[in-house]
Small-subunit ribosomal RNA, central domain from an uncultured bacterium, 351 nucleotides, folded computationally. Its Rfam family is "Bacterial small subunit ribosomal RNA".

Context: one part of a larger RNA
């Protein structure tokens, strides 16, 4: 623990889906839990307020009064919000027509390129750096041609360009399948919004088991450079990096900006529709509209930068989170994990 906040000062959970709760469209009629209004009762005394008395005064003690904003019962009110029943169509969901996409799973397939290997020309050098040395070549490297082998990644198309909840998604073909928008208005009839708990997703490294392994490249090894050089330059090189199944759960997991939903001037580009103008059927070019994505700008916000219809504006209705620095995202214990370790989260002292 009110309160006031959460792009950069302290703080949005990594994401999604959902339980519990919390909120939650239009209308009727009905109920009367909340709400209101009256009346009873009761709400001990003392205190606290008024008005008076007593101790010279005052503190103090005391008599009356009000008050005790509370409860509990009756009796009514019926806007509101709840609760019952009925109805809507504007949210929300399904149908039905259509085009967009690196959205995901499986399989398959295609060219460059490195790299090794075999032959084939051919001859002394390659190679690497500030320089240079490890290193690699006369047992024929490196240059070149031909053929072959594997593994990994897809130039150019490529766009503050598209998909996706997010992490994240790019060569091409086939299957299987998520979602989004645009028309249309057939069908349901509030069926919505958020969401502790919970459950599922989750980049790299990194970890079990079985593969793979071409560059690449912690760990290692050497040459270098230094005063030294467990580095930064350089030759090599293992795990990995790549597949298949598990695990594991962090991250500047960032828009450092939780999610709904309404309102609040404009310019301009751009990607994906539908309409409709111009004509000649195109193509292109304007105009309206709906959904993204991007700059720039008014009101307003803000300390300021800067945000500004993708709001950091104006409200409203859930969540999560902060609360001086450091000790410390530790320690202890829990709970998860093969481990590494993650998660939950103090406090002494110290400024």
């Nucleotide at each position: 623990u009110u309160g006031g906040g959460c792009g950069u000062a302290a703080a949005g959970g990594g994401u999604g889906c959902g339980u519990a709760g919390g909120c939650g469209g239009u209308u009727u009629u009905u109920u009367a839990a909340g709400u209101c209004a009256g009346a009873u009762g009761u709400g001990u005394a003392a205190u606290c307020c008024c008005c008076g008395a007593g101790c010279u005064c005052a503190a103090c003690u005391u008599g009356g009064g009000a008050a005790c904003u509370g409860c509990a019962u009756c009796u009514g009110a019926a806007a509101c919000u709840g609760g019952a029943a009925g109805a809507c169509u504007a949210g929300a969901g399904u149908g039905c027509u259509g085009g967009a996409g690196a959205g995901g799973a499986u399989g398959g397939u295609g060219g460059a390129a490195u790299u090794c290997c075999a032959c084939g020309u051919g001859u002394a050098g390659c190679g690497g750096u500030g320089a240079a040395a490890u290193g690699c070549g006369u047992a024929g490297a490196g240059a070149u041609g031909u053929g072959g082998a594997g593994g990994a990644a897809c130039a150019c198309c490529a766009g503050u360009g598209g998909c996706g909840a997010a992490g994240g998604c790019g060569g091409c073909c086939a299957u299987c399948u998520g979602g989004a928008c645009a028309g249309u208005a057939a069908c349901u009839g509030a069926c919505g919004c958020u969401g502790a708990a919970g459950c599922a997703c989750g980049a790299a490294a990194g970890u079990g088991u079985g593969g793979g392994u071409a560059g690449c490249a912690a760990a290692c090894a050497g040459g270098a450079u230094u005063a030294g050089a467990u580095a930064c330059c350089c030759u090599g090189g293992u795990a990995g990096u790549c597949c298949a199944u598990g695990c594991g759960g962090u991250a500047a997991a960032c828009g450092g900006u939780g999610g709904g939903c309404a309102c609040u001037a404009g310019g301009u580009g751009u990607g994906g529709g539908u309409u409709u103008c111009u004509a000649u059927u195109a193509a292109c070019g304007g105009a309206a509209u709906c959904c993204g994505c991007g700059c720039c700008g008014u009101c307003g916000c803000u300390a300021a930068c800067g945000c500004a219809u993708u709001a950091a504006g104006u409200g409203c209705c859930c969540c999560g989170c902060c609360u001086g620095g450091g000790g410390a995202g530790u320690a202890c214990g829990g709970c998860c994990g093969c481990a590494a370790g993650g998660u939950u989260a103090a406090a002494a002292c110290u400024c």